Model confidence (mean pLDDT): 76 of 100.
This is a predicted structure of a 359-nucleotide RNA (Bacterial RNase P class A) from an Actinomycetota bacterium.
The source organism's lineage runs through Bacteria, Bacillati and Actinomycetota.
It matches the Rfam family "Bacterial RNase P class A". Rfam links the family to the GO terms dimeric ribonuclease P complex, tRNA processing and ribonuclease P activity.
[in-house]
RNA sequence: AGAGUGGGUUGGACGAACGCAGCUUUGGCUGAGGAAAGUCCGGGCUCCAAAGAGCACAGUGGUGGGUAAUGCCCACCCGGAGUGAUUCGCGGGAAAGUGCCACAGAAAAUAACCGCCGACUAGUUCGGUAAGGGUGAAAAGGUGGUGUAAGAGACCACCGCACAUCAGGUGACUGAUGUGCCAAGGUAAACCCCACUGGGAGCAAGGUCAAGAGGAAAUACGCCUAGCGUGUUUCUGUGUGGACGUAUGGAGGGCGACUCGUUCGAGUCCACAGGUAGACCGCAUGACGGUGUAAGCAAUUGCAUCGCUAGAUAGAUGUUCGUCUUCGACAGAACCCGGCUUACAGACCCACUCUUUUG
Numbered sequence: 001a002g003a004g005u006g007g008g009u010u011g012g013a014c015g016a017a018c019g020c021a022g023c024u025u026u027g028g029c030u031g032a033g034g035a036a037a038g039u040c041c042g043g044g045c046u047c048c049a050a051a052g053a054g055c056a057c058a059g060u061g062g063u064g065g066g067u068a069a070u071g072c073c074c075a076c077c078c079g080g081a082g083u084g085a086u087u088c089g090c091g092g093g094a095a096a097g098u099g100c101c102a103c104a105g106a107a108a109a110u111a112a113c114c115g116c117c118g119a120c121u122a123g124u125u126c127g128g129u130a131a132g133g134g135u136g137a138a139a140a141g142g143u144g145g146u147g148u149a150a151g152a153g154a155c156c157a158c159c160g161c162a163c164a165u166c167a168g169g170u171g172a173c174u175g176a177u178g179u180g181c182c183a184a185g186g187u188a189a190a191c192c193c194c195a196c197u198g199g200g201a202g203c204a205a206g207g208u209c210a211a212g213a214g215g216a217a218a219u220a221c222g223c224c225u226a227g228c229g230u231g232u233u234u235c236u237g238u239g240u241g242g243a244c245g246u247a248u249g250g251a252g253g254g255c256g257a258c259u260c261g262u263u264c265g266a267g268u269c270c271a272c273a274g275g276u277a278g279a280c281c282g283c284a285u286g287a288c289g290g291u292g293u294a295a296g297c298a299a300u301u302g303c304a305u306c307g308c309u310a311g312a313u314a315g316a317u318g319u320u321c322g323u324c325u326u327c328g329a330c331a332g333a334a335c336c337c338g339g340c341u342u343a344c345a346g347a348c349c350c351a352c353u354c355u356u357u358u359g
Stems, first nucleotide, its partner, number of pairs: 001355010012324007020031004033330001037341002040339005045202004052260003057198005062076005077091001078089004092193002097191002099187003113133002115129005120123001141159006160182001161180008206281004214236010238273007252264004288307008
């Protein structure tokens, strides 16, 4: 100097005027993101009172740690790619069973097309062979030798594989030594087996007030006096019809489809008609954020200290002017939080790898 790998910050700035939403001590303070997107996961919270066993269903899948938890994060192991920094992995089981491996090829698990060797009756014959060639993603473990008629784990050496023992490691696993020629390949993001996990619905959850046509009780007044009307207060909560049920218990409901079991329960459900669609809460102090320090390889955790950083609901941050400028991308919260995935112009910073050159 060039090329790359991993990570981080930012993602227009400043001033003035007018304007918007929340809070407010009326002085003022605060006000869209790193992904707010996807709705893919995990939870908090609310309701179903709480959520058991079997069975089926769904999800995850190397080991250990982290976390509220996960299909997430960190470290390590194994395998693949790369010179490397790094990166990728539907990473348990094929000796429980079933299925599949098209086409090509002799043959994809009952192997012999070409070839090589031998014999003779000399032929489209018989026998041996699986080393060489061909087909294919894959062809009876691989390379080199000995040996043979020609060959072959037939034998030997080194590898691969299986088993055993020892050592290291929390573990996945690694290393060493020995034994065995060695079971017949691959595929489970095929069915399946194994291990672990799993109540449901969801802020349009769920509450409070108001409204509503009637009903009941008390009370006051009035009247045509066994009662009726009007007003006030309190309670209840629309009307009509039907079915089942209210202690001999059990209508209806909850528990992943279902079954058993268990449990809540006095009203529940169906049809038709009517009223309301309003106001408030939930609604932002949080598994929160910053800084420092300690432990840890790290993820993360403890302690101390500082801070309050949006809460709309026909839906709040916009317009104008001026200056600067890297001339500026992807793009707007709606109960909240932790992740993953996707989109992203430009600018800046840190660490590492490779190549070349110079000292």